Context: one part of a larger RNA
RNA sequence: CUGGGUAUAAAGGGUGCGUAGGCGGGCUUGUGCGUCAGGGGUUAAAGACCCGAGCUUAACUCGGGGAAUGCCCUUGAUACGGCAAGUCUUGAAUGUGAGAGAGGAUGGUAGAAUUCCUGGUGUAGCGGGUGAAAUGCCAUAGAUAUGCCAUAGAACACCAAUUGCGAAGGCAGCAUACUGGACCUGUAUUGACGCUGAGGCACGAAAGCGUGGGGAGCGAACAGGAGUAGAUACCGUGGUAGUCCACGCCCUAAACGAUGCUCACUCGAUAUGCGGCGCAAGCUGCGUGUCCAAGCGAAAGCAUGAAGUGAGCCACCUGGGGAGUACGUCGGCAACGAUGAAACUC
Numbered sequence: 001c002u003g004g005g006u007a008u009a010a011a012g013g014g015u016g017c018g019u020a021g022g023c024g025g026g027c028u029u030g031u032g033c034g035u036c037a038g039g040g041g042u043u044a045a046a047g048a049c050c051c052g053a054g055c056u057u058a059a060c061u062c063g064g065g066g067a068a069u070g071c072c073c074u075u076g077a078u079a080c081g082g083c084a085a086g087u088c089u090u091g092a093a094u095g096u097g098a099g100a101g102a103g104g105a106u107g108g109u110a111g112a113a114u115u116c117c118u119g120g121u122g123u124a125g126c127g128g129g130u131g132a133a134a135u136g137c138c139a140u141a142g143a144u145a146u147g148c149c150a151u152a153g154a155a156c157a158c159c160a161a162u163u164g165c166g167a168a169g170g171c172a173g174c175a176u177a178c179u180g181g182a183c184c185u186g187u188a189u190u191g192a193c194g195c196u197g198a199g200g201c202a203c204g205a206a207a208g209c210g211u212g213g214g215g216a217g218c219g220a221a222c223a224g225g226a227g228u229a230g231a232u233a234c235c236g237u238g239g240u241a242g243u244c245c246a247c248g249c250c251c252u253a254a255a256c257g258a259u260g261c262u263c264a265c266u267c268g269a270u271a272u273g274c275g276g277c278g279c280a281a282g283c284u285g286c287g288u289g290u291c292c293a294a295g296c297g298a299a300a301g302c303a304u305g306a307a308g309u310g311a312g313c314c315a316c317c318u319g320g321g322g323a324g325u326a327c328g329u330c331g332g333c334a335a336c337g338a339u340g341a342a343a344c345u346c
Base pairs, nucleotide, nucleotide: 003318004317005316006315008299012314014203015202016201017200021196022195023194025088026087027086028085029084030083031082033081034080035077036076037075038074039073040072041071042070049065050064051063052062053061054060091193092190093189094188095187096186097184103179104178108174109173114152120146121145125138127137164171165170208249209248210247211246212245213244217243218242222238223237225235260313261312262311263310264309265308268291269290270289271288272287273286274285275284276283277282295302296301319346320345321344328339329338330337331336
C1' cells in the first nucleotide's frame, strides 16, 4: 500500500458555514467521450511458462511454441455513466397562517441575602470557629445580639422537571427597542436549485494576557493557627491576583453521547414537551426519555435519535515507552498553541 477498523480495546476533527473535488431524483430525444464486442497493427532480444534437443546427469546452453492483461487504428452496440437539449414533482427551497421556547443582544428595573456606614434598644467577657482548639478580630469610649435608615457589588431561592432552546461552546429574576433558528397546518410558487466537504473563513467553557474601570461575597499565591513523625495539604483565621464590566487577544478541555454529517429501510410498549385532527376514545407530525423484538456486539450493552441493514462524502487509527517530546515551519504581546519525527528500548 492493500485489507480491516474508529462508544468503552489504537482511532470521529470542539462546532458550524462553505471553495475545489467526490457523489447525486423521474421521463424523453440526440451524441457515442467513458463502457462493451469483432478485426488489424504494435508489444526488441534475453529472462519467465510449455514441448523438445545437446554436454554421462544437473546447473548451463540450443530449437520451437504459447503468452505478452498495454497502446494505436478500424467496424459496430447504446443498457449504464458522461455531455447537450427538453420536460416532470416526490428531493431541496421560498411565500402565506398559527402557536412554543433559560436561542442571541441592548439599555433599564424588582426583591431576598451578604458587606460596610450612622444613630436607637440592651449588658458583660462575649462573639467567632472546630472533632477539640487556637491564630485573628472586637469589647464598659458599650461589642456580639436585635430592629430602623442608608450604601456597594455580585448572583437570581421558590417556579424547576427524566423540562425547554441553541451548530457546538452554552443559555435561567422581571418587562423591553432589535434579531437568528426549528416545528406544525392547509395551500401556492421555483423546478434537482441536492449531499458531503481537502484547504479556507467564522464561532469556541474555564484559566490566562493587554488597556481602562469595578471590587460585596468567594478566593490561587501568600501569612500565621491547628493537626502530624513530617504536612510546602486536607480543617480553621486572614488575604492579593482573579472572579464582574468595556474593548482587544488567547483557541485549549473527560470541548463526552468518549458515538462525523446526510439519506433510505427495519417488531412493539410506555412516559413526556410543542403543534394538527377529533365530542371523546384516539390518530398524526417534530422533539426528549425509559423498556424490549429481530439483528448486531468480546462482553456489558445498542436496539426507528442504532452500536441493525445499505448508499454517498469527509476526518482519523495501524504494538507499548521514547513523545504530543526534539528540530523546522506557521500563529501569539506572552503564556503557549498548531503541525510533528528519529535514535534507543521492551